[in-house]
């Protein structure tokens, strides 16, 4: 820095990416070199082989060779080495390590110095014999030497000393110069030891400690010391983290980071430890000894079974563990080491090779030129692109590998493992030499094709359900490159633990409040001091790494020199500003004390008082009371409730009463009273910093709950019981117990919240309130004003904040001290501890899970939230439907098929404005494959259509007949073939275009500005008004568009103009009549054009508007009626079956064709209509007015004939002219008289008509004749506000005919009500909440049920660990004995005795073992309990809106279960009223 929480947006927060490195490991792939590294695991167990020998110039012996001078070689005594060198980290939280000092010490070999080395003596291995044993190793008994072993002697510069004195040593060797040996002093190394100060993590480890802490003595020890003992003291250590427990070698360093850091301690160096485990010591300068010794144990191997042997954590090297880490090489030639006078010898120390891309560095795997942009691949919009100068091809080099030749340096004289190796030189020839990742963002890189939530990908976010740049595969690209992913850790981003660098009002976070201990910080000044602080000096801070400068391998890695740095320590010397310290130094401004006033529901405790409930008595008095949304349970005639009196008794304190008052907080409320803490004011003397804060601790602490005793009116968990409900363990009612009160005691917790921790000081006001004070008015009271302290609120600047907001009562600016945060669940849980009687609290995890959980503020949308408006939305009304028969769709069912599509409003008389065949898509059944249709191309033909016949059910076969046009190319026909046609096949979730619906509802935006960190916001919101975002006003806005109006049709009135087919007033002729005719233009009408309505005009109302009421004139009035016209958008709304289309499916079928048959199917339902129930009516007779419309394969007048639908036979008429064409309801008579009827018209018989190739499945209609259900229709629901409902008939399209009662139009008569706007729906604009953003048809929550995971508990089990007591007690030091045994020295008559020594044997101490209770950690564990995760499972609806009972926090109690209820507390609770206060005017 970026991605991820959202519908955006800011912001906290996590997760995750891009980066560096690595002892690395997997896949893939690999051509060379150079330097480096190379068992992190089993401190597992080893086979084999080698890793410490040397000295013959110490010594005796022995063997070999011999020139006999001698050499060589060597078991063995003896010196020196084996304590270095090599591995490896088990252990260790330590003086282990670093790092800086000290004093109480040692030192072989080396160096220096200063002296000595004189004389004797016994012995032993080897050797020889005997002898035991398999062996390993031995016993005896004899002999021998020394630089082995002992004694005498010298003895201080040396040690002890009781100061007189005692004591102590040596070694030769070979030649002749050296080498050694002894004593001492003293330097070099080197090692021991003590101290200062650093050196992880946990407090769910808080108290350890008995040799423990001191001291005295004595012992030990190179040396200080409780090292170790006796005896005394009772000491030590520890919150600044002792003790125990669990991890861990330390360090220079090495990785990352900008730095501070973190992290790590492989390889190099230094320090420790440790060598199979455990113990011990011996020897020695040095060791408790890696390749040495004793012992105990375990493992392993020899054995004759009797007793031995061994230790790779040395080099190679097996086996085993594991993701994984090499060669049983060469040579001491180089550095170095041991031994040696020296050659030399030894050296898996080390130098070299080998192996492996394990890392780091450099090299190569070719260069120039080449465009028909070759072939192929791949995509394509079919042109074309790209691969791509990339290939071929032409010309060049030859670095590396390869051969041959020559050949170093490492070596100062000899001596080269490496090595015929680095290196040179020739020679051949593009020759041998490229892969791996990735290409949805992050991140650089896209396309096809397959696949279809499936295989699969995934580092996060997410890809995939048929058009996947995200799985697989090509092609293409990007990136690195003998390497390239991937996993694994570390650091980095991450300022996510914050010193540098971070929070705490709501996001995680201030402890419920005070006291106060430790600590931590602290007012003015003066000295002195110099610890912090600052300057400068010394010493130290190993190399090596690092920086940097040079230099050498061709270069680089790598390597040398030099130089800087190594912030620390330590010691001197200075400075004294500021901190600290010391000064019985000093001050007064912090703080305290004193007096004097003063306000108050602070605190305790004791008494008292009045209203109200409830009982209880007694009166008066009757049938109800009581309670709710409605009830009901409940008292009540055994007298209730009401009402009156008197009386028990409890508990709580109306009004006053105020964002008033008091207290640290929890709190606190009648009234007196005794007691008692705080606080303000005012004032003046004292105190002299005494002050703030506060880990630990302590005290108070609201309801709830516990104890014990008392009290209990009245509420009221639990419980009953009624009601409510699908249920209702609740919200509601009746009852009613603990508790609520008292008194002691306990508990220790809340939304205990100002969700804001205390102090102190600074920093703009205003305005109210509550205490005190001063001034003034004013002389003196009360108001009142000014000022001022202190409190308690509201406002509001500057700063602040992520924003809301806070803003002198900070969330502002600083300072101090505390406490607490680090993603969300899991969990405030588990386990453990420590309080509690308990309930239960305070401390407080982890696994494993999610990629987010989460403040604020934006838009919406939503609310069983407000306001304000509108609509046939209610409401006023009128007619329906919901019952009945029918039609007409539609589910369902049934069918070979009943083709398909539409599904709430917005689908059901819908697509169908016409299903007997056709249509038709559906079934069966029979045909046919280039095809029912359309275009090309090759090739061929000479016929096709049509007409007849046969055959079939028909298509279609066969036959006969039949013969087109021409520019002569051919067109047209046809037939094979091949492209290819055809699909009402699939997908309305791939689309267009059309439509619906919200909806003709007023509304949706936009550009400049401005506000806001942003999303956004303002315009658009507010006061009117309007049908309307109509308009007018105000406004940080100003304009604009899309709708709205309005312009477009039509209908009303009037003009004008024209006048046939239309009219006829006047005039003329004619009829039996009729504009019939002549004429006519007046009128109707008919066609075009204009008039005409704007709130114009008066009044009221309104803001002087807009506008609104009323009027007036008008045919018509405030949009005059009606229609076309449908904004931004929403429904993944309908339609692939109208019609185009992507993509997929089908091709002798899902294409075509062709008969029949189905779409008409019928227990049920539903949905539109229709026609009825009757008299406001049926019927029958007679009579009056239309308007839109169609009309030639039509309409069809008249006439005749049928009862009748109709038929025949015809004039007119392509229609303002003929015809459909008689309107009907109505009007006038006359008739039925209340019935299932003269209502009603299904049903169903008979007989017909008329379309039509055909009416059986399945057409209308007409005549007799039959006369069914139904007497106005439950819940519940529709339409309609005026020429509209009702009611009445006509027209049309489709159409051969018809399902039409169905749609689209038309005219006739012609109403009722509307008081509102609470309510129902639906919709508009303000607003407010929100946990909803697929937006309430939304989120959510619990408890069951099922998997699946970790986890706790849990009879018990099994193990591991480091202690305690006792027992046994190896080895071994030490002590003590030492009858047995001794050469060296002593006396000695030579046996012997001494003297020392020794085996032994006894004793403290002692490891491993055993016994035992216990601590501690693990593992296991029937069953068990919560907890997490799962796909659409079960039960309810808790919570989000007033979530339908606000909600949530403690506590208690109750319920399947989210929860319920009770007490108390919070606003994080909407809405209305009221009240306080504030702004403004």
């Nucleotide at each position: 820095g970026a991605g991820u929480u959202u519908g955006a947006u800011c912001c906290u927060g996590g997760c995750u990416c891009a980066g560096a490195a690595c002892g690395a490991a997997c896949g893939c792939u690999g051509g060379c070199g150079g330097c480096a590294g190379g068992c992190c695991u089993a401190a597992c167990a080893c086979a084999u082989g080698c890793a410490a020998g040397u000295c013959g110039a110490a010594c005796g012996a022995g063997a070999u060779c011999u020139u006999c001078g001698g050499a060589u070689c060597u078991a063995g005594u003896g010196g020196c080495g084996c304590a270095c060198g090599g591995g490896u980290g088990c252990g260790u939280a330590a003086c282990g390590c670093g790092u800086g000092g000290g004093a109480a010490u040692c030192u072989a070999c080396c160096c220096u110095u200063a002296g000595g080395u004189g004389c004797g003596g016994a012995a032993u291995a080897a050797c020889a014999g005997u002898u035991a044993g398999a062996a390993a190793u031995g016993a005896c008994u004899g002999c021998u030497a020394a630089u082995a072993c002992c004694g005498c002697a010298u003895a201080a510069u040396g040690a002890c000393u009781c100061c007189g004195g005692u004591c102590c040593a040596a070694a030769g060797a070979u030649u002749u110069a050296u080498c050694g040996c002894c004593u001492a002093a003293g330097g070099a190394u080197g090692a021991g030891c003590c101290c200062g100060c650093g050196u992880a993590a946990g407090a769910u480890u808080a108290g350890c400690u008995u040799g423990u802490u001191g001291g005295u003595g004595a012992g030990g020890u190179a040396a200080c010391g409780g090292c170790u003992c006796a005896c005394c003291a009772a000491g030590g250590c520890a919150u600044c983290g002792a003790c125990g427990g669990g991890u861990a070698g330390c360090u220079g360093g090495u990785c990352u980071g900008a730095g501070a850091g973190g992290a790590c301690g492989a390889u190099c160096a230094g320090c420790c430890a440790c060598a199979c485990u455990g113990g011990g010591a011996c020897u020695g300068a040095g060791a408790c000894a890696c390749g040495g010794c004793c012992c105990a144990g375990a493992c392993u191997c020899c054995u004759a079974c009797g007793g031995g042997a061994g230790g790779c954590a040395g080099c190679a090297g097996u086996a085993g563990g594991g993701a994984a880490u090499c060669u049983u090489g060469c040579a001491c030639a180089a550095u170095g080491g041991g031994c040696g006078a020296a050659a030399g010898c030894c050296u898996g120390a080390u130098g070299c090779a080998g192996c492996g891309a394990c890392g780091c560095c450099g090299c190569g795997u070719g260069g120039g030129g080449g465009a028909u942009g070759a072939a192929g691949g791949c995509c394509u919009u079919c042109g074309g692109g790209u691969u791509g100068u990339a290939a071929a091809c032409c010309c060049c080099u030859u670095u590396c590998a390869g051969u041959a030749g020559g050949g170093a340096c490492g070596a100062a004289a000899a001596u080269g493992a490496c090595g015929g190796u680095a290196c040179c030189u020739a020679c051949a020839g593009a020759a041998g030499a490229a892969g791996c990742u990735c290409c949805g963002g992050c991140c650089a890189a896209c396309u096809a094709c397959g696949u279809g939530c499936c295989a699969g990908c995934a580092g996060c976010c997410g890809c995939g359900g048929u058009a996947a740049c995200a799985c697989g595969u090509a092609g293409g690209g990007a990136g690195c490159a003998a390497g390239c992913g991937u996993u694994g850790u570390c650091c980095g981003g991450a300022u996510u633990u914050a010193u540098u660098g971070g929070g705490c009002g709501u996001a995680a976070a201030g402890a419920g409040c005070u006291c106060g201990u430790a600590g931590g910080u602290g007012g003015u000044u003066c000295c002195g001091u110099a610890a912090g602080u600052c300057g400068g000096a010394u010493g130290u801070g190993a190399a090596a790494a690092c920086u940097c400068a040079a230099g050498g391998c061709u270069c680089a890695a790598c390597c040398u020199u030099g130089a800087g740095a190594c912030g620390c320590c330590a010691u001197c010397c200075g400075a004294u500003a500021c901190u600290g310290c010391g000064g019985u130094g000093a001050c007064u401004u912090g703080a305290g004390u004193u007096c004097g006033g003063u306000a108050g529901a602070g605190g305790a405790g004791u008494g008292u008082g009045g209203a109200a409930u409830u009982c209880c008595u007694g009166g008066u008095g009757u049938a109800g009371c009581g309670g709710u949304g409605a009830a009901a349970u409940g008292c009540g005639c055994a007298g209730a409730u009401a009402u009156c009196a008197g009386g028990a008794g409890g508990a709580a304190c109306a009004c006053c009463a105020g964002c008033g008052g008091c207290g640290a907080a929890g709190g606190c409320g009648g009234c007196a009273c005794u007691c008692u803490g705080g606080g303000c004011c005012g004032a003046u003397a004292c105190u002299g910093a005494c002050a703030c804060u506060g880990a630990g601790g302590a005290g108070c602490g609201a309801a709830a709950g516990c104890a014990u005793g008392g009290g209990g009116a009245g509420c009221a968990a639990a419980c009953a019981g009624g009601a409510u409900u699908a249920g209702a363990u609740a919200c509601c009612c009746u009852g009613g117990u603990a508790g609520u009160c008292c008194a002691u005691g306990c508990c220790g917790u809340a939304a205990a919240c100002g969700u804001u921790g205390g102090g102190c000081a600074c920093u703009a006001g205003g305005u109210g309130u509550g205490g005190g004070g001063a001034u003034u008015u004013a002389u003196c009271a009360a108001c009142g004003a000014u000022c001022u302290c202190c409190g308690c609120g509201c406002c509001g600047u500057a700063g602040c904040u992520a924003a809301c907001g806070c803003a002198u009562u900070a969330a502002g600016u600083g300072c101090c001290c505390c406490g607490c945060c680090u993603g969300g669940g899991g969990a405030g849980u588990a386990c453990g501890g420590c309080c509690g009687c308990a309930a239960g609290g305070c401390u407080a995890a982890a696994a494993c899970u999610c990629a987010a959980a989460g403040g604020a503020a934006u838009u919406g949308a939503c609310g069983g939230g407000g306001g304000c408006c509108c609509g046939c939305a209610c409401a006023a009304g009128c007619g329906g439907c919901g019952g009945a028969g029918c039609a007409u769709g539609u589910u369902g069912c049934u069918u070979a098929a009943u083709u398909c599509g539409a599904u709430g409003c917005g689908a059901c008389g819908c697509g169908a404005a016409g299903a007997a065949c056709c249509u038709u898509a559906c079934c069966u059944g029979g045909g046919u494959u280039u095809g029912a249709c359309a275009u090309g191309u090759a090739c061929g033909g000479a016929a096709a259509a049509g007409c007849c016949a046969u055959a079939g059910a028909g298509a279609u076969a066969u036959g006969g007949u039949g013969u087109c046009c021409u520019u002569c190319g051919g067109g047209g026909c046809u037939g094979u073939a091949c492209a290819c046609a055809g699909g009402u096949g699939g997908u309305g979730c791939a689309u267009g275009g059309c439509u619906g619906u919200c909806g003709u509802c007023a509304g949706c935006u936009c550009g400049u500005g401005u506000c806001g960190u942003g999303a956004g916001a303002u315009g658009u919101u507010g006061g009117g008004u309007u049908a309307a975002g109509u308009c007018c006003c105000g406004c940080a806005a100003c304009g604009a568009g899309c709708g709205c109006a309005a312009c477009c049709c039509u209908c009303g009135u009037c003009c004008c103009a024209u006048g046939u087919u239309g009219c006829c007033a006047g005039c003329a002729c004619g009829u039996a009549a009729u504009g019939g005719u002549g004429g006519g233009g007046a009128c109707u009408c008919a066609u075009g054009g204009g008039a005409g309505a704007c709130u114009g005009c008066c009044g009221g109302c309104g803001u002087c508007a807009a506008g609104u009421c009323g009027g007036a004139g008008g045919a018509a009035g405030g949009u005059g009626g009606g229609g076309a016209c449908g904004a931004c958008g929403u429904c993944a709304a309908g339609u692939c079956a109208u019609c185009a289309u992507g993509c997929c499916c089908c091709u002798u079928a899902u294409g075509u064709c062709c008969a029949g048959g189905g779409c008409u199917g019928c227990a049920a339902a539903c949905a539109u209509g229709c026609u009825a129930c009757a008299a406001u009516g049926g019927c029958c007779g007679g009579u009056a007015c239309a308007a839109c419309g169609g009309g030639c394969u039509g309409c069809g007048a008249c006439a005749c004939c049928g009862c009748g639908a109709a038929g025949u036979g015809a004039a007119g008429c392509g229609a303002a002219u003929c015809c459909c064409u008689u309107a009907a309801a109505g009007c006038c008579g006359g008739u039925c008289u209340c019935a299932g009827u003269u209502c009603g018209g299904a049903u169903u018989g008979a007989a017909g008509u008329c379309u039509g190739c055909a009416a059986c499945u399945c057409g209308a209609c007409u005549u007799c004749a039959u006369g069914a259900a139904g007497c106005u229709g439950g819940a519940g629901u529709c339409g309609c506000u005026a020429g509209u409902a009702a009611u009445c008939c006509c027209g049309g399209a489709u159409c051969a005919g018809c399902a039409a009662c169905g749609c689209c139009g038309g005219g006739g008569u012609g109403a009722a009500u509307a008081c509102g706007u609470u309510c129902c729906c639906g919709g508009g604009c303000c607003u407010u909440g929100u946990a909803c953003a697929c937006a309430c048809c939304g989120c959510c929550c619990g408890u069951c049920a099922c998997a699946c995971c970790a986890c706790g508990a849990a009879a018990g089990u099994c193990g591991g660990u480091a202690a305690c007591a006792c027992c046994c007690g190896a080895a071994g030091u030490c002590a003590g004995u030492g009858g047995c045994c001794c050469a060296a020295c002593u006396c000695g008559c030579a046996a012997g005795a001494g003297g020392g020594g020794g085996a032994g044997c006894u004793g403290c101490c002692g490891a491993a073992g055993g016994u035992g209770g216990g601590a501690u950690c693990g593992g296991c564990g029937a069953u068990u309990g919560g907890g997490g995760u799962g796909a659409a499972g079960u039960c309810g609806u808790a919570a989000c809106a007033a979530g339908g009972u606000a909600g949530c926090c403690g506590u208690a109690c109750c319920g399947g279960a989210a929860g319920g209820u009770g007490c108390g507390g919070c606003u994080g609770g909407a809405u209305c009223a009221c009240c306080u206060c504030c702004u403004u005017u």

A computed fold for a 1481-nucleotide RNA from an uncultured prokaryote, annotated as small-subunit ribosomal RNA. The coordinates come from a structure-prediction model, not an experiment, and the mean pLDDT is 86. The sequence is in RNAcentral, with records from ENA. It matches the Rfam family "Bacterial small subunit ribosomal RNA".